[in-house]
Context: one part of a larger RNA
RNA sequence: GAUUGAACGCUGGCGGCAUGCCUUACACAUGCAAGUCGAACGGCAGCACGGACUUCGGUCUGGUGGCGAGUGGCGAACGGGUGAGUAAUGUAUCGGAACGUACCCUUCAGUGGGGGAUAACUAUCCGAAAGGAUAGCUAAUACCGCAUAUUCUCUGAGGAGGAAAGCGGGGGAUCGCAAGACCUCGCGCUGAUGGAGCGGCCGACAUCAGAUUAGCUAGUUGGUGGGGUAAAGGCCUACCAAGGCGACGAUCUGUAGCGGGUCUGAGAGGAUGACCCGCCACACUGGGACUGAGACACGGCCCAGACUCCUACGGGAGGCAGCAGUGGGGAAUUUUGGACAAUGGGGGCAACCCUGAUCCAGCCAUGCCGCGUGAGUGAAGAAGGCCUUCGGGUUGUAAAGCUCUUUCGGCCGGGAAGAAAUCGCGUGAGUUAAUACCUUGCGUGGAUGACGGUACCGGAAUAAGAAGCACCGGCUAACUACGUGCCAGCAGCCGCGGUAAUACGUAGGGUGCGAGCGUUAAUC
Numbered sequence: 001g002a003u004u005g006a007a008c009g010c011u012g013g014c015g016g017c018a019u020g021c022c023u024u025a026c027a028c029a030u031g032c033a034a035g036u037c038g039a040a041c042g043g044c045a046g047c048a049c050g051g052a053c054u055u056c057g058g059u060c061u062g063g064u065g066g067c068g069a070g071u072g073g074c075g076a077a078c079g080g081g082u083g084a085g086u087a088a089u090g091u092a093u094c095g096g097a098a099c100g101u102a103c104c105c106u107u108c109a110g111u112g113g114g115g116g117a118u119a120a121c122u123a124u125c126c127g128a129a130a131g132g133a134u135a136g137c138u139a140a141u142a143c144c145g146c147a148u149a150u151u152c153u154c155u156g157a158g159g160a161g162g163a164a165a166g167c168g169g170g171g172g173a174u175c176g177c178a179a180g181a182c183c184u185c186g187c188g189c190u191g192a193u194g195g196a197g198c199g200g201c202c203g204a205c206a207u208c209a210g211a212u213u214a215g216c217u218a219g220u221u222g223g224u225g226g227g228g229u230a231a232a233g234g235c236c237u238a239c240c241a242a243g244g245c246g247a248c249g250a251u252c253u254g255u256a257g258c259g260g261g262u263c264u265g266a267g268a269g270g271a272u273g274a275c276c277c278g279c280c281a282c283a284c285u286g287g288g289a290c291u292g293a294g295a296c297a298c299g300g301c302c303c304a305g306a307c308u309c310c311u312a313c314g315g316g317a318g319g320c321a322g323c324a325g326u327g328g329g330g331a332a333u334u335u336u337g338g339a340c341a342a343u344g345g346g347g348g349c350a351a352c353c354c355u356g357a358u359c360c361a362g363c364c365a366u367g368c369c370g371c372g373u374g375a376g377u378g379a380a381g382a383a384g385g386c387c388u389u390c391g392g393g394u395u396g397u398a399a400a401g402c403u404c405u406u407u408c409g410g411c412c413g414g415g416a417a418g419a420a421a422u423c424g425c426g427u428g429a430g431u432u433a434a435u436a437c438c439u440u441g442c443g444u445g446g447a448u449g450a451c452g453g454u455a456c457c458g459g460a461a462u463a464a465g466a467a468g469c470a471c472c473g474g475c476u477a478a479c480u481a482c483g484u485g486c487c488a489g490c491a492g493c494c495g496c497g498g499u500a501a502u503a504c505g506u507a508g509g510g511u512g513c514g515a516g517c518g519u520u521a522a523u524c
Base pairs, nucleotide, nucleotide: 001524002523003522004521006520007519008518009517010516013371014370015369016368017367018366020363021329026327027326028325030324031323032322035074036073037072040071041070043067044066047065048064049063050061051060052059053058081282082281083280090207091206093204094203095202096201099199100198101197104195105194107192108191109190110189111188112146114144115143121136122135123134124133125132126131152161153160154159166187167186168185169184170183171182174181175180208254209253210252215245216244217243220242221241222240223239224238225237226236227235257279258278259277260276261272262271263270264269284305285304286303287302288301307318308317309316310315335361337360338359339358343357344355345354346353347352374404375403376402377401384395385394386393387392408465411459412458413457414456418451423445424444425443426442427441428440429439430438468513469512470511471510472509473494474493475492479508480507481506482505483504489496490495
C1' cells in the first nucleotide's frame, strides 16, 4: 500500500446492489418448513344443494357438489442446513470394467380367466394417557393362484421357470328391461430392447506438519472351494502357502472437509476456502436394519445412552447443524414479516393443492458504487477570534449583502415493465366408422402482481432539512500561543516531558480523507 463475513471509539443526509453466529456440531418455548390424488377403492364424520317426512322445533336420505378419517398409488432419498468427523472409504485431473436405474424418450409383444382376505365401519372390552384386544361386515389399480411368453432368466442344451389392472371421455348401427356389451380415444398396467440423464465400483497421479514417531501388519499378503452383492474384490468364511508395507517416510501423533475460486503480488509465489457453484460427510450420542428404483434415511422405525417434558407411578413423549425466534457463550452477526405473482419442485387428466425452495419486504454505514449538504458575485479586506516587533499579520471572498439554481429530502398529482402460458372462441392438421371426444399448429379474446401506489414521470415552494474524523518533532503533507514542569501525560520506531515543549493538554491556524474517519485484529 492492498484486503476483510470484521469488532471498538467519535460522527452520521439519501439511494442502488450485495453481505450478515467466524464463538458452544451448546440447550431449545412457540408457529410454520411435504404433501397430493374421489379420473384406484369401500364409504360419508362435518359443510352446501336436492328430495321425503314434519308437531314447523327439526328428522331422515350418499341422490349431487365435495370430503374428515381409512385402504391404495406417487412423492417424502429432491429441495433446505451445518463442517463435527475425515490426511483418504474424501477431493481434483485423467483413465477403466464386473454393474444398477422410479419418472422421461424409442421400439416390440401383451393387458385372458378366477380366488381368498383386510382396514375403515359396527359391537364389546382394557388403559390416566400414548395406545391396544376380541368378534362380525365390506371394496379396490391392495394381495394370491391359473392361462399365455417373440423376447427374458437358469441349464446337464433335452428342458425348466416367470407377468399384468383397471379408470375416465365420446358414440352411428346391432344386442340388452337397465347397467352395459360393442367401437373408439386418453391415462394407466405387464414383459422385454435401445437411449438420455443419474448413481455404485476400480486404478494412476496430486493433495498440511512432526523422525524429540523407525519399524508396522494374522484376514494381515496371495491362492483354491464356498457364500454374499446390482456389480469386481479377504467383502465374508474353510483350507493351503508366508507373504504385504516402509528413509521415494510405512506406522504413530497433531491439525484440517476438498475443489472451482478469493486476497495479495510485476510475476514466481505466499495466505485462504465467508457469500455463489460442484463433490463429500453429518443430522441429540453410539449401533442396527426395514421399506423402496434409490436410504442404512435431518422433520421414518428399532435398541442402548445422556438430557428435557407428561403421568393416575403402571407407563409414555421429544430431538431447529430447515425459516423465524429464545436462553447461553462472545468483541460480534438481522424479522417469531408478505406471497406463491414469477422461476423451479411434489402430487393430479385437469381445475387446483402444497412449497420458510424461491421471489420480495424489514433491520444494520458491514462492504462496494453513485449523489447531495449549494452556485456566481462580493474588500469597508466588517465585527469577533488568534498572533504581534503594536506598525500590523491571519482567519478571509470566508461571512454579511446582491443575483441565481432546486438534485436529494418533505408536499400534491399521475403511474409501470416484470404476465403469457393454462382457459374460451374461430380455423387447419392428426386420430377415428365419426363433422363426438381427445391431442396439436395458427389466429383472436379475456383472467391472473406478494413487491406496491413501489420504480418512474409531472407540478408548486424554499438555500431552505443535511459534516465529520484523524493528524501537524523525523519517517510523513501540515506551526504558533498559553497551561504544565521527568508531574500529568504521549508513543508504530527513533524518542518527547526536569520553567521559554512546533512531540503532553487546550486554543487559533494548517494538512489529509470525507458520510465517513481513526484504532485494534488478521493476510499478502
About this RNA: This is a predicted structure of a 524-nucleotide part of an RNA (small-subunit ribosomal RNA, 5' domain) from uncultured Azonexus sp. Lineage of the source: Bacteria > Pseudomonadati > Betaproteobacteria > Rhodocyclales > Azonexus. The coordinates come from a structure-prediction model, not an experiment, and the mean pLDDT is 87. The full RNA is in RNAcentral, with records from ENA and SILVA. It matches the Rfam family "Bacterial small subunit ribosomal RNA".